[in-house]
RNA sequence: AAAGGGCAAAAAGCGCCUGACCCGAAGAUACUUCGGGUGACGAGGAGAGGGUUUAUCGAGUUUUCGGCGGGUGCCCUCCGGUGAGCCGCCACCGUAAGCCUGGCUACAAAACCGGCUAGCAAUAGCCGGGACAAAAAGCCCGGCCGCGGCCAUU
Numbered sequence: 001a002a003a004g005g006g007c008a009a010a011a012a013g014c015g016c017c018u019g020a021c022c023c024g025a026a027g028a029u030a031c032u033u034c035g036g037g038u039g040a041c042g043a044g045g046a047g048a049g050g051g052u053u054u055a056u057c058g059a060g061u062u063u064u065c066g067g068c069g070g071g072u073g074c075c076c077u078c079c080g081g082u083g084a085g086c087c088g089c090c091a092c093c094g095u096a097a098g099c100c101u102g103g104c105u106a107c108a109a110a111a112c113c114g115g116c117u118a119g120c121a122a123u124a125g126c127c128g129g130g131a132c133a134a135a136a137a138g139c140c141c142g143g144c145c146g147c148g149g150c151c152a153u154u
């Protein structure tokens, strides 16, 4: 350095559960106790530090209800990029590092169907089948793309 094996870790649209709902057992029923279960489907999203909290987009539609924590959102500062060399200001951004109108292109999982596994059950997991988004992004047309100083014809 390479290969193999074992253990641990793995999560950020993520985790959790005192409400609620569901299941089981007991007590003897419109309740109580104990135990268990459900409680967000993917796409997209991270320069650094600090602050802040109901932080993007659609799919689905019996709780994806309600709540708590966190968080790639937002704000400030710094750093960096673009605005045709350098510096400062200003604006917009974050390394694929300008904004806007219009158009074009590509992309999902759950759901659903079938099967299997675990569980008394609620339910959970896995495999196969199987469609369907939007936003961001990319491409095209068009519009906009600042001020001051310095350098001195690249």
Base pairs, nucleotide, nucleotide: 014069015068016067017066019065020038021037022036023035024034025033026032027031041058042057043056047078048077049076050075051074052073079094080093081092082091083090085150086149087148088147089146098144099143100142102140103139104138112129113128114127115126116125117124118123
The RNA shown here (glmS glucosamine-6-phosphate activated ribozyme aptamer) has 154 nucleotides and comes from Thermosyntropha lipolytica DSM 11003. The model forms 89% of the base pairs in the Rfam consensus. Its Rfam family is "glmS glucosamine-6-phosphate activated ribozyme aptamer". It is annotated as a riboswitch. For this family Rfam cites "Control of gene expression by a natural metabolite-responsive ribozyme" (Winkler et al., Nature, 2004). From the family's description: This entry contains a glucosamine-6-phosphate activated ribozyme that is found in the mRNA for GlmS. GlmS is an enzyme that uses fructose-6-phosphate and glutamine to generate glucosamine-6-phosphate. The ribozyme catalyses self cleavage of the glmS mRNA that is thought to regulate GlmS activity. Taxonomically the source falls in Thermosyntropha lipolytica (Bacteria, Bacillota, Clostridia, Thermosyntropha). The coordinates come from a structure-prediction model, not an experiment, and the mean pLDDT is 78.